Molecule: Bacterial RNase P class A
Organism: marine eukaryotic metagenome
RNA sequence: GACAGCUGGGCAGUCGCUGGUGAUCGCUUGUGGAUCAUUAGAGGAAAGUCCGGGCUCCAUGGAAACAAGGCGGCGGGUAACUCCCGCCCGGCGUGAGUCGAGGGAAAGUGCCACAGAGAGUAGACCGCCGGGAUUUCGAUCUCGGUAAGGCUGAAAGGGUGGGGUAAGAGCCCACCGCGCGAGCGGCAACGUGAGCGGCAAGGUAAACCCCGCCUGGAGCAAGACCAAGUAGGGGGCGCAUAUGGACCGUUUUCAGUCCGUGCCCCGGGUGUGUCGCGUGAGGCUGCGUGCAAAUGCAGCCCCAGAGGAAUGAUUGCCCAACCCGAAAGGGUGGACAGAACCCGGCUUACAGGCUGUC
Numbered sequence: 001g002a003c004a005g006c007u008g009g010g011c012a013g014u015c016g017c018u019g020g021u022g023a024u025c026g027c028u029u030g031u032g033g034a035u036c037a038u039u040a041g042a043g044g045a046a047a048g049u050c051c052g053g054g055c056u057c058c059a060u061g062g063a064a065a066c067a068a069g070g071c072g073g074c075g076g077g078u079a080a081c082u083c084c085c086g087c088c089c090g091g092c093g094u095g096a097g098u099c100g101a102g103g104g105a106a107a108g109u110g111c112c113a114c115a116g117a118g119a120g121u122a123g124a125c126c127g128c129c130g131g132g133a134u135u136u137c138g139a140u141c142u143c144g145g146u147a148a149g150g151c152u153g154a155a156a157g158g159g160u161g162g163g164g165u166a167a168g169a170g171c172c173c174a175c176c177g178c179g180c181g182a183g184c185g186g187c188a189a190c191g192u193g194a195g196c197g198g199c200a201a202g203g204u205a206a207a208c209c210c211c212g213c214c215u216g217g218a219g220c221a222a223g224a225c226c227a228a229g230u231a232g233g234g235g236g237c238g239c240a241u242a243u244g245g246a247c248c249g250u251u252u253u254c255a256g257u258c259c260g261u262g263c264c265c266c267g268g269g270u271g272u273g274u275c276g277c278g279u280g281a282g283g284c285u286g287c288g289u290g291c292a293a294a295u296g297c298a299g300c301c302c303c304a305g306a307g308g309a310a311u312g313a314u315u316g317c318c319c320a321a322c323c324c325g326a327a328a329g330g331g332u333g334g335a336c337a338g339a340a341c342c343c344g345g346c347u348u349a350c351a352g353g354c355u356g357u358c
Base pairs, nucleotide, nucleotide: 001358002357003356004355005354006353007352009318010317011316012315013314014313015312017041018040019039020038021037022036023035024034025033043336047347048346050345051344052343053342054341055219056218057217058216060255061254062253063252064251065250066249068215069214070213071212072211073087074086075085076084077083088102089100090099091098092097103210104209108208109207110204111203112202125150126149127146128145129144130143131142132141133140134139158176159175160174161173162172163171177199178197179196180195183192184191185190223275224274225273233266234265235264236263237262238261239260244259245258246257247256282301283300284299285298286297287296288295289294319334321332322331323330324329
């Protein structure tokens, strides 16, 4: 220098706050009950809410097409992913490494600013070469050939050398590059490459597009339950009936369900309270498998749960940082930030410290 992992002030005391458990008291109903004891009490990102899931509700289930959005090397991991691991290819770096939105540009369309003659069916501005005309012999004009040289540009339709030619040109040749490619290696991406081809096919798809794959919507203020009266609602029975309509991106199709009314029975919107709500894709340790991401088995552990609300304050010593000082010492004061249904990722913020590999 590069990369990866861990940590995120420590110990002790005092006073509080929230949850659990226990006891006592109060009230018979909680409007944040009270007191005491005991025990637990933020993070690696709790953040952004950007992906993927669990869970819940809405929608009857299946199929096809279309739309919209997303993704895109190969193999593996996972509940799943656009995440992770390993590998391949390409760019960058002397290197350890790092970055890649990494299918298709020889299907089609579009675009390629400025400059420049010409920006994609290449291109004659200068130059070079040949013919003709004029000529004051300096040159000028004109018709053609030419992509070797100059010029413009991010990019000008292979490069170097030789032959060839009026001058030139893969026009021909050698080497290099490029394309196709039998065979061989690899699960694959891909690698290698006998041989063949004078060279075609500039770039751009986080431009349209083409190919392949994936995707219902809303979210814990989801939603469920308890008690009291009305509406809406549900069930049963009777009557009624319809070539119609509804059934969650759109359309089509198959199957299925429902629709109006009378009577009887059930039932109970909001608020309060309770649940959802923390035993989970859970953590730690050991052993095994694997390069790894991960995974299997065994043992042990239970680890915040509010509801606009707790997780704090303070004292002493130590640690780190900064300031003053010659020193002794003194002073300041602790990065980013902070749960709210949960989990796996990504991204972003972060003082300082520790460890490992190269």